Context: one part of a larger RNA
Molecule: large-subunit ribosomal RNA, domain II
Organism: Candidatus Melainabacteria bacterium
RNA sequence: GCCAGCGAGUUAUCGUUAGUAGUUGGUUAAGGGGUUGAUACCCGGAGCCACAGGGAAACCGAGUCUGAAUAGGGCGUUUAUAAUUACUAGCGAUAGACCCGAACCCGGGCGAUCUAACCAUGGCCAGUGUGAAGCGUCGGUAACACGACGUGGAGGUACGAACCCACUGAUGUUGAAAAAUCAGGGGAUGAGUUGUGGUUAGGGGUGAAAUGCCAAUCGAGCCCGGAGCUAGCUGGUUCUCCCCGAAAUGCGUUUAGGCGCAGCGUCGUAUUUAUCUUACCGGGGGUAGAGCACUAAUUCGGUGCGGGCCCCGAAAUGGGGUACCAAAUCGAGAUAAACUCCGAAUACCGGUAAAGUUACUGUACGGCAGUGAGACAGUGGGAGAUAAGUUCCAUUGUCGAGAGGGAAACAGCCCAGACCAUCAGUUAAGGUCCCAAAAUGUAUGCUAAGUGAUUAACGAGGUGUCGUUUCAUAGACAACCAGGAGGUUGGCUUAGAAGCAGCCACUCCUUGAAAGAGUGCGUAAUAGCUCACUGGUCAAGAGACGAUGCGCGGAAAAUAUACGGGGCUAAAGCAUACUACCGAAGCUAUGGCAAGUGUACUUUUUAAGUACAUUUGGGUAGGGGAGCGUUGUGCGCUAGGUAGAAGCAUGACCGGCAAGGACAUGUGGACGAUGCACAAGUGAGAAUGCUGGC
Numbered sequence: 001g002c003c004a005g006c007g008a009g010u011u012a013u014c015g016u017u018a019g020u021a022g023u024u025g026g027u028u029a030a031g032g033g034g035u036u037g038a039u040a041c042c043c044g045g046a047g048c049c050a051c052a053g054g055g056a057a058a059c060c061g062a063g064u065c066u067g068a069a070u071a072g073g074g075c076g077u078u079u080a081u082a083a084u085u086a087c088u089a090g091c092g093a094u095a096g097a098c099c100c101g102a103a104c105c106c107g108g109g110c111g112a113u114c115u116a117a118c119c120a121u122g123g124c125c126a127g128u129g130u131g132a133a134g135c136g137u138c139g140g141u142a143a144c145a146c147g148a149c150g151u152g153g154a155g156g157u158a159c160g161a162a163c164c165c166a167c168u169g170a171u172g173u174u175g176a177a178a179a180a181u182c183a184g185g186g187g188a189u190g191a192g193u194u195g196u197g198g199u200u201a202g203g204g205g206u207g208a209a210a211u212g213c214c215a216a217u218c219g220a221g222c223c224c225g226g227a228g229c230u231a232g233c234u235g236g237u238u239c240u241c242c243c244c245g246a247a248a249u250g251c252g253u254u255u256a257g258g259c260g261c262a263g264c265g266u267c268g269u270a271u272u273u274a275u276c277u278u279a280c281c282g283g284g285g286g287u288a289g290a291g292c293a294c295u296a297a298u299u300c301g302g303u304g305c306g307g308g309c310c311c312c313g314a315a316a317u318g319g320g321g322u323a324c325c326a327a328a329u330c331g332a333g334a335u336a337a338a339c340u341c342c343g344a345a346u347a348c349c350g351g352u353a354a355a356g357u358u359a360c361u362g363u364a365c366g367g368c369a370g371u372g373a374g375a376c377a378g379u380g381g382g383a384g385a386u387a388a389g390u391u392c393c394a395u396u397g398u399c400g401a402g403a404g405g406g407a408a409a410c411a412g413c414c415c416a417g418a419c420c421a422u423c424a425g426u427u428a429a430g431g432u433c434c435c436a437a438a439a440u441g442u443a444u445g446c447u448a449a450g451u452g453a454u455u456a457a458c459g460a461g462g463u464g465u466c467g468u469u470u471c472a473u474a475g476a477c478a479a480c481c482a483g484g485a486g487g488u489u490g491g492c493u494u495a496g497a498a499g500c501a502g503c504c505a506c507u508c509c510u511u512g513a514a515a516g517a518g519u520g521c522g523u524a525a526u527a528g529c530u531c532a533c534u535g536g537u538c539a540a541g542a543g544a545c546g547a548u549g550c551g552c553g554g555a556a557a558a559u560a561u562a563c564g565g566g567g568c569u570a571a572a573g574c575a576u577a578c579u580a581c582c583g584a585a586g587c588u589a590u591g592g593c594a595a596g597u598g599u600a601c602u603u604u605u606u607a608a609g610u611a612c613a614u615u616u617g618g619g620u621a622g623g624g625g626a627g628c629g630u631u632g633u634g635c636g637c638u639a640g641g642u643a644g645a646a647g648c649a650u651g652a653c654c655g656g657c658a659a660g661g662a663c664a665u666g667u668g669g670a671c672g673a674u675g676c677a678c679a680a681g682u683g684a685g686a687a688u689g690c691u692g693g694c
Stems, first nucleotide, its partner, number of pairs: 001694006011095013025049003031043003053060002063075004098236002101233001105226006116200009125190001127159003130155001134151006163187003167184005202218001204214003211220001239627006249262005263371002265368007273359001274361001276356001277354007289342001290340002295336002299332005306325002308322005374399010404415003419592004424588003430582003433566003439579001441578006452568001458553002462550007471543001479537005485510003490504003516531001520529002593617011628683001630680006640671001647667005653661001
């Protein structure tokens, strides 16, 4: 890993709801009688439920409690009044309570044959160096001291085997080995090493201390028990068909991956249009937008309270000036989620009507749930960086729980909601040269870039169209030559302000072909360069300028080209008109199945069946309904069976939507159907499931 077998909502008591049955008040418990025996039958009314409620209670009672109350109110009575016992099913409570799964905690024992420390008693340490004290001899001293030589043989001394250890590397890593081997390494008379016997025990020991070690187990050993601990956690939970079908939200939570209530699902009962859609009528609003009337913010200008500064004055609460600041006000401009003089579309609420001549719609009550991690897309917003396949709301859709067609591939996009069958038709989105079903369709232009099939600022005699009474043979556009002046350095300001720091003025006048109280550069200020504008040359030479459609450049990524590919100049893009076709599980056609509702008919009641009409049949969690099969038991029949039962294997279907059923043949060698009921150790592919086999 595969195969086979085993493997998970059970049982008891109580409650509650539904169904069925009995009685009309229901019912017995323990116990007794009785019988071949029995769970059958007969007793047994103790008790329980119901028959009256209200109050904490005393207590009162169709009322009662509160209260001073004959008030009001609460709960009852009545209108509209049935319960109870048993069984079955759903769910709940209490129990291990669907099954498997902890790490832990506690109790009682077993361990120091491993290892730690200690105790008792024994063993072991080749060889070779070094050469302490002491002693001797000699020298030396007044005597010591001291020196030399010799002797001697000390040491947690040196080198190095046994022995002990384990620092490095390699090998080994399903090993030869659950820590070793090989080559090196450290200690090797000591705090050495080792044999045997003994002592210390689990919150305890022992520890030259690493939370180390205490039998391959140690931040608390092992075994058994409490124990099926508990597990808001993970995994698993076994046959079929039919009907309906969610949620990932709100509030609360020592709550956030849990739970409670509500929301959304399903089943039943009641109600019977109360629901949805559309039209009309009536509502409230302060969003989008807009606006500046308020609040707040804000730019320019006029007038200018007040202040600053300057002048006159001895001073003044005197006068004058001002190109500074500036309240207030006027004119213009103009911002706002927390501004509003205004103000939609939608949405929402109420009413009326109509249609769908009805959705198994709404609402109420009751049984049973699941959900409470959502995802993306469009739209309106908050957060973020007007980032994110980001995050948080609102709203709609899809996915979730949705198959089919399109988007090359692609949960969330576009089309469209799959009961079954068909080698029929017709359409949607999207397509119609080939891959690949259908137009190499029609008409008119556009593109030349393989644009199509990657983006911007910006750049360019690409090309089509349009415009220019305000361009141009009365000479444009570009270039070149010349002019571009005077009042004047306009006024103010200023150190200066001369066209060109700044402010003011509708910015003047003159000469002129033309020339701004000045377009830019420049100067401290002038100067200087330049532009607008004018004449000339070019030249008897012709376009110029602007708008717009489609294209061009800008444009860099790692094996080899990113239209799905081939390939395309239309088989590209845009605009408009027209015709045809393809294309889905949509719709239609034909046949069939099932379910709901209505009507009619039939039958023996509940109900069932038949016919017709009509509607419906995607589906996870989940609710409801109907069945198949397994084991055993009872009743009926007791079929069949050594002339071959069950089981096993193979085969093809008379039959069922399916779970399944029956038949034939072989094997097998003794049991065993069918019908109706009853009871369950009742259905396996998953649980790193368990056991066995290979």